Transfer RNA from a bacterium, 71 nucleotides, folded computationally. The coordinates come from a structure-prediction model, not an experiment, and the mean pLDDT is 83. Its Rfam family is "tRNA". Gene Ontology term of the family: triplet codon-amino acid adaptor activity.
[in-house]
RNA sequence: GGGCUCAUAGGUAAACGGUAUACCGCGUCGUUCGCAACGACGAGUUCCGGGUUCAAUUCCCGGUGAGUCCA
Numbered sequence: 001g002g003g004c005u006c007a008u009a010g011g012u013a014a015a016c017g018g019u020a021u022a023c024c025g026c027g028u029c030g031u032u033c034g035c036a037a038c039g040a041c042g043a044g045u046u047c048c049g050g051g052u053u054c055a056a057u058u059c060c061c062g063g064u065g066a067g068u069c070c071a
Stems, first nucleotide, its partner, number of pairs: 001070007010024004018054001026042005047063005
C1' cells in the first nucleotide's frame, strides 16, 4: 500500500428499511433481625460526516479505529 470482516447501553451480544432488545452489571422498592438469593419497577445505547428514502442500526459514499490475510 491492497483485499475481507467488524464498530449498538458500563460489559457481551441481537435487531425484514417501520416503537432499538436480551443477559450480566447499576439504581429504587418488597421479602430478612441483617446479608445473600429471589421478586417488582426503573435509568442507560446505534463510531463520525454526507447521500438515498415518507422513514436508516440496517442500503450507498467518504473518514476514523480494531481484527485478519496478501505484498

The sequence was found in a public genome assembly.